About this RNA
This is a predicted structure of a 1486-nucleotide RNA (small-subunit ribosomal RNA) from an uncultured bacterium. Its mean pLDDT, the model's own confidence on a scale to 100, is 82. Rfam family: Bacterial small subunit ribosomal RNA.
RNA sequence: AGAGUUUGAUCCUGGCUCAGGAUUAACGCUGGCGGUAUGCAUAACACAUGCAAGUCGAACGAGGAUGUUUGCUGGACUUUGUUUAUAAGACAAAUGUAGAUAAAGCCCAGUAAGCAAGCCGAGUGGCGAACGAGAGAGUAACACGUUGGUAACCUACCUCAUACUCAGGGAUAACUCAGCGAAAGUUGGGCUAAUACCGGAUAGUCCGUGUACUGUAAUGGUACACGGUAAAGUUUUUACGGUAUGAGAGGGGCCUACGACCUAUCAGCUAGUUGGUGAGAUAAAAGCCCACCAAGGCAACGACGGGUAGCUGGUCUGAGAGGACGAUCAGCCUCGCUGGGACUGAGACACGGCCCAGACUCCUACGGGAGGCAGCAGUGAGGAAUUUUCCACAAUGGGCGAAAGCCUGAUGGAGCAAUACCGCGUGUAGGAUGAAGGCCUUCGGGUCGUAAACUACUUUUUAUAAGGAGCAACUAUGAGUUUACUUAUAGAAUAAGUCACGGCUAAUCACGUGCCAGCAGCCGCGGUAAUACGUGAGUGGCAAGCGUUAUCCGGAAUCAUUGGGCGUAAAGCGUCCGUAGGGGGAUGUUCAAGUGAAAUGUUAAAUCCUUCGACCCAAUCGAAGAAAUGCGUCUCAUACUGUUCAUCUAGAAGAUGGGAGAGGUAAAUAGAAUUUCCGGAGUAGGGGUUAUAUCCGUAGAUACCGGAAGGAAUACCAAUAGCGAAGGCAAUUUACUGGCCCAUUCUUGACCCUCAAGUGACGAAAGCGUGGGGAGCAAACAGGAUUAGAUACCCUGGUAGUCCACGCCGUAAACUAUGGAUGCUAGCCGUUGGGAAGCUUGCUUUUCGGUGGCGCAGCUAACGCAAUAAGCAUCCCGCCUGGGGAGUACGGCCGCAAGGUUAAAACUCAAAGGAAUUGACGGGGGCCCGCACAAGCGGUGGAGCAUGUGGUUUAAUUCGAAGCAACGCGCAGAACCUUACCACCUUUUGACAUCCCGAGACGACUUCCAGAGAUGGAUUUCCUCCCGCAAGGGACUCGGUGACAGGUGCUGCAUGGCUGUCGUCAGCUCGUGUCGUGAGAUGUUGGGUUAAGUCCCGCAACGAGCGCAACCCUCGCCUUCAGUUGCCAUCAUUCAGUUGGGCACUCUGGAGGAACCGCCGGUGAUAAGCCGGAGGAAGGUGGGGAUGACGUCAAGUCCUCAUGGCCCUUACAAGGUGGGCUACACACGUGCUACAAUGGCGGUGACAGUGGGUUAAUCCCCAAAAACCGUCUCAGUUCGGAUUGUCCUCUGCAACUCGAGGGCAUGAAGUCGGAAUCGCUAGUAAUCGCGGAACAGCAUGCCGCGGUGAAUACGUUCCCGGGCCUUGUACACACCGCCCGUCACACCAUGGGAGUUGGCUUUACCCGAAGGCGCUGCGCUAACCGCAAGGAGGCAGGCGACCACGGUAAGGUCAGUAACUGGGGUGAAGUCGUAACAAGGUAACC
Repeated sequence: AGAGUUUGAUCCUGGCUCAGGAUUAACGCUGGCGGUAUGCAUAACACAUGCAAGUCGAACGAGGAUGUUUGCUGGACUUUGUUUAUAAGACAAAUGUAGAUAAAGCCCAGUAAGCAAGCCGAGUGGCGAACGAGAGAGUAACACGUUGGUAACCUACCUCAUACUCAGGGAUAACUCAGCGAAAGUUGGGCUAAUACCGGAUAGUCCGUGUACUGUAAUGGUACACGGUAAAGUUUUUACGGUAUGAGAGGGGCCUACGACCUAUCAGCUAGUUGGUGAGAUAAAAGCCCACCAAGGCAACGACGGGUAGCUGGUCUGAGAGGACGAUCAGCCUCGCUGGGACUGAGACACGGCCCAGACUCCUACGGGAGGCAGCAGUGAGGAAUUUUCCACAAUGGGCGAAAGCCUGAUGGAGCAAUACCGCGUGUAGGAUGAAGGCCUUCGGGUCGUAAACUACUUUUUAUAAGGAGCAACUAUGAGUUUACUUAUAGAAUAAGUCACGGCUAAUCACGUGCCAGCAGCCGCGGUAAUACGUGAGUGGCAAGCGUUAUCCGGAAUCAUUGGGCGUAAAGCGUCCGUAGGGGGAUGUUCAAGUGAAAUGUUAAAUCCUUCGACCCAAUCGAAGAAAUGCGUCUCAUACUGUUCAUCUAGAAGAUGGGAGAGGUAAAUAGAAUUUCCGGAGUAGGGGUUAUAUCCGUAGAUACCGGAAGGAAUACCAAUAGCGAAGGCAAUUUACUGGCCCAUUCUUGACCCUCAAGUGACGAAAGCGUGGGGAGCAAACAGGAUUAGAUACCCUGGUAGUCCACGCCGUAAACUAUGGAUGCUAGCCGUUGGGAAGCUUGCUUUUCGGUGGCGCAGCUAACGCAAUAAGCAUCCCGCCUGGGGAGUACGGCCGCAAGGUUAAAACUCAAAGGAAUUGACGGGGGCCCGCACAAGCGGUGGAGCAUGUGGUUUAAUUCGAAGCAACGCGCAGAACCUUACCACCUUUUGACAUCCCGAGACGACUUCCAGAGAUGGAUUUCCUCCCGCAAGGGACUCGGUGACAGGUGCUGCAUGGCUGUCGUCAGCUCGUGUCGUGAGAUGUUGGGUUAAGUCCCGCAACGAGCGCAACCCUCGCCUUCAGUUGCCAUCAUUCAGUUGGGCACUCUGGAGGAACCGCCGGUGAUAAGCCGGAGGAAGGUGGGGAUGACGUCAAGUCCUCAUGGCCCUUACAAGGUGGGCUACACACGUGCUACAAUGGCGGUGACAGUGGGUUAAUCCCCAAAAACCGUCUCAGUUCGGAUUGUCCUCUGCAACUCGAGGGCAUGAAGUCGGAAUCGCUAGUAAUCGCGGAACAGCAUGCCGCGGUGAAUACGUUCCCGGGCCUUGUACACACCGCCCGUCACACCAUGGGAGUUGGCUUUACCCGAAGGCGCUGCGCUAACCGCAAGGAGGCAGGCGACCACGGUAAGGUCAGUAACUGGGGUGAAGUCGUAACAAGGUAACC
């Protein structure tokens, strides 16, 4: 950065589509790892369960539990001392046991007072709960963004400053007692505390009032006086609190200007509405609210209404300007089941508070209650679709607290998901016999492919084991954490898909399929050889992803500011006037709004960009910078635009003097013509048409003359003349009137240009209304023709209408398909109006205004335009954005109606279109040719027969050929064969070829049996291969095996070759040059000429090729050579050129000559040529043949042959017998024979030529026939010969189906042929016979040959075919083209529609929850006053206005649906016609 797609091709216009980037994505296939992000876009749908807001005992009282200290009481135990009893012992001592007592210790229980500023849960109280978290329903708004303001405001916690913190009082939860209730909860009595509550004192720069001073744009500031209003304590201490005032910081409220969606098919909206005064309300200005007063306010710069939508920083895209979007992150707003409301508080009208109403869900003992995940997880539902009922407060932050700390689904982390971005890996090196295998193949090979195997190596990753930072700045503290990272071990181990491969677009082959199945983003693939479907192989792209779908930007300059257009492609309003708006002449001056510049404030952070840094890198993150194009303030500049003032005259207008004109309106008048009527005269037709007829006319038409009436239109003049804004305007005269032009340069002094809106105006024809008029013309209608039909074209009539007046309509191909204004930019030639100059006075030059033709530059896609621009510029308006649907529907406005105007969508197509090019075509034109017509001659079409075809029939009637250009064609010859067809009988490596194996000769001949035969079986005789020493080889026969043979099976639309045809027509092309953007053109056209693109001349062409012609063959004349089988003039000879002789002639067959418009005359351009003449055998290509350009017809042939592909292979091959191709109601083609006297029959009888017979000028076929003579005499015949009977001949294995010929007999039809149609221009037609091919036989066919031998051609109007030029075209498969509409059928979307359903909304009225406000407050009442009574104050209650939900009635609007109905679109080869494209057969169109 572009590409594909309209065409046969081209250029343009124009849409559709693709390649790029992006995404909160989803789906299909696949899936190794890590990092970093992201993750309900749908139902603001409903929610089970858990958690998400608490904290403070250093505010308070009471309670509970624990620990501990001390005291006391009780109990148990231990030790020591004293003592009693007792056992053993004689006694004592000592020991043991038991008791008493004292002391100490320890334990348990209880109790009292403390202590642990200890713990627990509830309460009073304080602070928080208004933050944090979520969502985007509502909102088009001061909601948001930007910028200012607040002299109109508030602010808890925090900071700073100053001052204070005095002395009292009464209650109340908790608790306890007693009730009610299922529960939720709640009532009453009693007790008690505070940093809870209350009154008092004191205080000020606070608040209020007043005065004075000062000051502002303003409501400000200062001073004084009077009045009013504060506080709370806890604590051993330190410390923390409390009150008042001021200040700060941070936060908020309110106001302002500007900015930012669609719709005008929403144009008018608004009564608290706009303003004022006063009162109220609020923290605060204000209709914020109320009373009164005034009547304002908003709107085309878009009010009001409707639809949609959270706004922004930013995100995506884009070169940018822009466009689209507003997930994550950040700022603001709004919301918290729906609607309403307030309370508390510094802050809310409050997501996890309250009250009421509603819907829904749940509990219930039926009396009543409870709830709100758009917090984090999670569930259901919806959906194409979006995660765990995880861990932790370690970090960051928040609340409370003095703190420890507690709380924190904020947050930090983990989990799930390839959802996105980024990074890494799936191995590396070697390895050719290029293995096996797959695929393809031209069968040679190629390719997958160094790819694999194999060898060596490595270990990122993975696994296992061990070690191990950092996040902690702080005494401590780590959720993540099996962390990152490091080391060791093992081993290529754990790891590749997906999409595409016809073009766009990188990458192709085979098979399968056969318009099927399917593909497809666009163009388009698929109907038997599919690079486009499916599979395989290969290749290309990307890669843990790939592809698809959806959406946005881009490409798209396809809404165009940058950066488009409007003559013909879409697009100039039918025209003028004209308001707003936009634009605007010259000079000076003022200001500084626009504009330019400097400075400054702001433009949150993040993002983007630059640089640097941290994770190995990257993604990601951090730091610094830049930027933030905007807005504000201030200063400067003053060229330009604008503003102020003044001046000017070139724009514009006026004045004066002239001028032309179908300009307009009204009235009057005129002549010609048509028609009708009257009169005259006159007779049979007239009229009309391609031709008729309807029609008129003997009741007197038409034609002719005279007169009258009436209406409409104005010949000639008349002209790419005139006038008008356009539509339009045409006899003459008069009246009124608009505009224009020229001259003078006197006046004004920018007064101008263009124009949405406009109840401003005009506006052809047709049409409408009312009233006139009506000659001609003439929709409708009638009749007559035409026609298949003819609701048409043609004819005869004929009504609206056409005319006038008045009123509507408001459209046209209203066109120059060209908006208006101004300026500039070569010329030449007409014409019209006016003027000037010059002279030769009717001419020249010149100027202004109109109207035409050509043309340069320039423009244009081209055509074309070109001073009357479509050129170069400026200004303003209108309009366009693919075709169809559709200028349609709905709605609005206008109209009496018809209808007009404004003006969509669904759906559908990939085009629709413009200009030009080449062809083809035309019931377009011009020129020319041809047995094309005409002029002639003879036929066909009628008959019989022959032959071919169709059709029918059949077992088969084999197949092909199909207008010309199939049909006596393939077939130069079907009884068998041929033969391909049918029936039946047989064979299976085969009737035929090659290779291999085995055996052997093979072969020729005879006879017999079975059989229809093929064939099978038996048999006789003859012969017994070649080369080689041998081995062996070759040819041949038989048997066998498999490769293969074989196929007249299919496809001539896969092909070669050959052929037909246009057409023996004169055409078809190329190179170079030139022209054109290009397709293409030129040459090749033009003027002549020719049979001819034959030749000449001219020419931006010059040359060349294939065709034409010539060269070739043959016939015609001559010469020469050669004379046998030919010939015989001369000489002999014979029946006979038989023989001798000869080669002159004929002839034969070789070589030559000859003809060229060469000569003469005329004509033409002095050319080419043409006409005439001479000479010549032949004269203008001498006659005939061969020869067939580029191409057309998918022409014909696969059944001549060859051949790709497909198909059959005991059969679709091969052999045999018989049959069929020969059928026969019929139709057609081509022929033969006739219908007769130009003949038949009979007779006589001459001259040919080609060719054939193997060879033969020798022999044979061989006889020609028409001719001549005679006869017949117009008949179904002495014409004609079909048909049939019978006999015979020939060929042949064989004449039944199914041959030819002959004899005798029979003797059809037919008396010259309807419509139509064929051949032929001279040795031709016609007529006559002869020969040949193939062939056993068979011709009326075919191919040849000669004999006799005409007529006619004025000419090119017409039919057919062809050539050249030109023109039109909507055709290009090319007129056998294209194409339109109704109807019928199917489907789709849509309009109307009696109605019906729902949403939103308006107005009026009713109802009036909660709530605050106002009034009241007779009931109740702690603090203050009072001795008391009572008072002040408060509460409940009552009333009122306001008000949500709800209700009633009447509308508006939107959507859904609907019997029926209207048109539209799309569909296969339907029906009817043929409207358009050519002069489209009636020019088309509005």